[in-house]
RNA sequence: UGCUCAUCAAGAGCGGCGGAGGGUCCAGGCCCUGUGAAGCCCGGCAACCUGCGAAACUUCGGCAUCUCAAGGCCGAAGAGUGGUAAGGUGCCAAAUCCUGCAGAGAGAUCUGAAAGAUGAGGA
Numbered sequence: 001u002g003c004u005c006a007u008c009a010a011g012a013g014c015g016g017c018g019g020a021g022g023g024u025c026c027a028g029g030c031c032c033u034g035u036g037a038a039g040c041c042c043g044g045c046a047a048c049c050u051g052c053g054a055a056a057c058u059u060c061g062g063c064a065u066c067u068c069a070a071g072g073c074c075g076a077a078g079a080g081u082g083g084u085a086a087g088g089u090g091c092c093a094a095a096u097c098c099u100g101c102a103g104a105g106a107g108a109u110c111u112g113a114a115a116g117a118u119g120a121g122g123a
Base pairs, nucleotide, nucleotide: 001123003121004120005119006118007117008116013042015041016040017039021032022031023030026100027099028098029097043092044091045090048088049087050086051084052083057078058077059076060075061074062073063072096115101112102111103110104109
């Protein structure tokens, strides 16, 4: 760089440094910003991947009741849900801020696509 899959209306500071821009690109809008933008640090959010991992579940083994089965109890292994937040990312105004293409609708609007972002996988 391109491919596949999943997600994208929830959540996240009254901190420090910094100083004028920012909302990734284009166009149009609409916003945020010296009551301090971007960026950096700290802090936080979330739970995609790894790790850990309850109950229940599955399998196996053991025990007791005369025996067998079922059921019960105990143990081990498996898988890994709820969870956790140690590691890898990500994120922390507004839906991915909204529209740009297609469809439905009288309209407000709704649905989908495209594009984009993030993660995981593979080329």
Predicted 3D model of a 123-nucleotide RNA (SAM riboswitch aptamer (S box leader)). The coordinates come from a structure-prediction model, not an experiment, and the mean pLDDT is 80. It was read from a public genome assembly, where an Rfam model found it. Its Rfam family is "SAM riboswitch aptamer (S box leader)". Gene Ontology term of the family: regulation of gene expression. Of the family's consensus pairs, 90% are formed in the model.